[in-house]
Context: one part of a larger RNA
């Protein structure tokens, strides 16, 4: 110095990315206890007060109930008294000590936002989260030898179940919603007409040559049936063109120009363009670049922060939207309490290091 503990004067987050760590709290009984709310809860909300012992006295009460007594349907019956033990507030009055939940053990609280309803789960060895799951919602698929999985198969599982069943996908409780587009993708129908395969069909046509021609020969030319090669037209299926339909199916939701008696702006006209041109709600946002936008709040002093505007580089409605009580080792801001985090560092105990041996 270092590692663990423990105390500090003033001051109290000045410390630091950030109160990280440490400290405050803490038990139990009584008062008392807000917004807000799904009326349950928030709640131990917050805030106070008491708390040892010893007498009165083991007091009021409570509990179990033994002997005795009545009764008696006789029973391991009812009722009455009530000894013993046992639990024990509350109160009067007194004692002690800095100090009574005397030690160990044992909640720090509040105000506000942001995600995600909530209890769950999760990277075994850096990530516990706003990520997974949930119950709730919704679509699509399956009529039983169901569909869907696994397997070459036989089979199994689904399910010894039957659409209030199961499978697959998506959203996430609840509350108020879920707007437009089917043009392109996918999916589902339709089948009339184009295309389309193996097959069928065989029109032609080729190769060989038995014979004919021509020729003195060499050779040339034609050429039946057979075998054998190649094949046009014409029939033909699902697809795919094509015609609809469907977005809690993949997805997508405009520009320019003008315009009102300051100014400014544009309820309004005009014009191209799409399939349609983003509705409601919310908004510099876990989403805003320009940006520490501009105003307001907190602060002497605030890129954070919380409320508003709306110029949305580039929110938006089941890749859900907006809110939301309760919850959360989540994440952000503030505020109290309270602290050796700090200012500025001492000194204590322990194990080391280090000196000597």
């Nucleotide at each position: 110095c270092u590692c663990u503990g423990g105390u500090u004067a003033a001051g109290g987050a000045a410390c630091u990315c950030g109160g990280c760590a440490a400290a405050c709290u803490g038990c139990c009984c009584c008062c008392g206890u807000a917004a807000c709310u799904u009326c349950g809860g928030a709640a131990g909300a917050a805030g106070g007060g008491g708390g040892g012992c010893c007498u009165c006295a083991g007091u009021a009460g409570g509990g179990u109930g033994a002997c005795g007594g009545a009764c008696u349907u006789c029973g391991c019956g009812u009722c009455c008294c009530g000894a013993g033990c046992u639990c024990g507030a509350g109160g009067a009055g007194g004692c002690c000590g800095c100090a009574g939940a005397g030690a160990c053990c044992a909640g720090g609280g509040c105000c506000a936002a942001g995600c995600g309803a909530c209890u769950g789960u999760u990277u075994a060895c850096u990530a516990a989260a706003a990520a997974c799951a949930c119950a709730g919602g919704u679509g699509c698929g399956u009529g039983c030898u169901a569909a869907g999985u696994c397997g070459u198969a036989a089979g199994a599982c689904g399910a010894u179940g039957u659409a209030u069943a199961c499978g697959c996908a998506c959203u996430g409780a609840c509350g108020c919603c879920u707007g437009c587009c089917c043009g392109g993708u996918g999916c589902c129908g339709g089948a009339a007409g184009g295309u389309u395969a193996c097959g069928g069909g065989g029109a032609a046509g080729g190769g060989u040559u038995a014979g004919c021609c021509c020729g003195c020969a060499a050779g040339g030319g034609c050429g039946a049936a057979g075998c054998u090669c190649u094949g046009a037209a014409c029939c033909u299926a699902a697809g795919c063109c094509c015609c609809g339909g469907u977005a809690a199916a993949c997805g997508g939701c405009g520009g320019c120009c003008g315009u009102a008696a300051c100014u400014a702006u544009a309820a309004c006209g005009g014009u191209c363009c799409u399939a349609a041109g983003g509705u409601a709600g919310c908004g510099a946002a876990a989403u805003u670049c320009c940006u520490u936008g501009u105003c307001g709040g907190g602060u002497a002093a605030g890129u954070u922060c919380c409320g508003a505007c709306c110029u949305g580089c580039a929110c938006g409605a089941a890749u859900g939207g907006c809110g939301u009580a309760a919850c959360g080792a989540c994440u952000u801001u503030c505020c109290u309490a309270c602290u050796g985090u700090c200012u500025c560092a001492a000194c204590c105990a322990c194990a080391g290091a280090c000196c000597c041996g």
Predicted 3D model of a 357-nucleotide part of an RNA (large-subunit ribosomal RNA, domain IV) from a metagenome.
The full RNA is in RNAcentral, with records from SILVA.
Rfam family: Bacterial large subunit ribosomal RNA.